[in-house]
Context: one part of a larger RNA
RNA sequence: CUCUCUCUAAGGAACUCGGCAAAUUAGCCCCGUAACUUCGGAAGAAGGGGUGUAUACGUAAGACGCGUUGAAAUAGGCGUAACUACGUGUAUCGCAGUGACCAGGCUCUGGCGACUGUUUAAUAAAAACACAAGUCUCCGCAAAGUCGUAAGAUCAUAUAUGGGGGCUGACGCCUGCCCAGUGCCGGAAGGUUAAGGAAGGUGGUUAUGUAGAAGCUGACGACUGAAGCCCCGGUGAACGGCGGCCGUAACUAUGACGGUCCUAUGGUAGCGAAAUUCUUUGUCGGGUAAGUUCCGACCUGCACGAAAGGCGUAACGAUCAGAGCGCUGUCUCGGAGAGAGACUCG
Numbered sequence: 001c002u003c004u005c006u007c008u009a010a011g012g013a014a015c016u017c018g019g020c021a022a023a024u025u026a027g028c029c030c031c032g033u034a035a036c037u038u039c040g041g042a043a044g045a046a047g048g049g050g051u052g053u054a055u056a057c058g059u060a061a062g063a064c065g066c067g068u069u070g071a072a073a074u075a076g077g078c079g080u081a082a083c084u085a086c087g088u089g090u091a092u093c094g095c096a097g098u099g100a101c102c103a104g105g106c107u108c109u110g111g112c113g114a115c116u117g118u119u120u121a122a123u124a125a126a127a128a129c130a131c132a133a134g135u136c137u138c139c140g141c142a143a144a145g146u147c148g149u150a151a152g153a154u155c156a157u158a159u160a161u162g163g164g165g166g167c168u169g170a171c172g173c174c175u176g177c178c179c180a181g182u183g184c185c186g187g188a189a190g191g192u193u194a195a196g197g198a199a200g201g202u203g204g205u206u207a208u209g210u211a212g213a214a215g216c217u218g219a220c221g222a223c224u225g226a227a228g229c230c231c232c233g234g235u236g237a238a239c240g241g242c243g244g245c246c247g248u249a250a251c252u253a254u255g256a257c258g259g260u261c262c263u264a265u266g267g268u269a270g271c272g273a274a275a276u277u278c279u280u281u282g283u284c285g286g287g288u289a290a291g292u293u294c295c296g297a298c299c300u301g302c303a304c305g306a307a308a309g310g311c312g313u314a315a316c317g318a319u320c321a322g323a324g325c326g327c328u329g330u331c332u333c334g335g336a337g338a339g340a341g342a343c344u345c346g
Stems, first nucleotide, its partner, number of pairs: 001341008010332002014330001019327001027051005036041001038170001052092009065080005093097001105325007112317002117129002133168007145154003171312004176242003181239002183235005190230003196224002200220001202218004243261005270304001271301001282298005
């Protein structure tokens, strides 16, 4: 010097990104316990008191012993009380009595996620996943879906209070407008349209004298011809989307109001510098002597917004952020000690 520990005057987070680490607290009994709340909780809330040993007494239970009762019984009844637990009183020892070990620090506020649960075996345990619940959609059973070329299997020895798929994610209050585009569903009048069919004309061959029928064969071909697409409707807890400019009130400012352009419709309720706010350490208030964080407001939302859910919410969380009490070698600022290494000598 390093590691693992123990103690440390005065102060007590001044340390630090951050109380990280350490310390505090701790068992059992009694008293007592707020906001809020889904009335279950919150709650071991918080905050107090007690705790050893000896002895006396009380209470409770208490024998296969002893005594008694019983004709008798290791039947039953009554009494006695070794031992046990709790309580009360008295006495007593120590600095200290859950004397060691073992053994919650607490409170307030906010974000996120309702919760218990699950996860990156070896950097991430979370706000991610799941979840009960909600909703949409497919499926009538030889089901839909999935695997397989098939046989077959699964779903399911189930049958719509069932099974598959998608999204949201307890609960409470709610979930606005747009169907123009894309998707899906329905429709079938018209347009387009494949193979196939086909009236008809036509080339070759038959035909090796010329012409030439039928047949065979080739290239055309009016017309016919399903679904699909075009088309007509519906549908958003389907994919998605939800404006701009100008003017206007008797101080000023603002603009309930008006005009105009564009669009399928122009963002409703609620929330809002937010896990979202660039400018930004926005402005105001609170907390501090001092606060880029935090809490409460404002709204000028660069670029919130309603099941890629919106806003709240008791309980819960090895979650994240802020504050306080207690506590401490985290620090002011070091020091001392124990053990194990390192080092020196052998």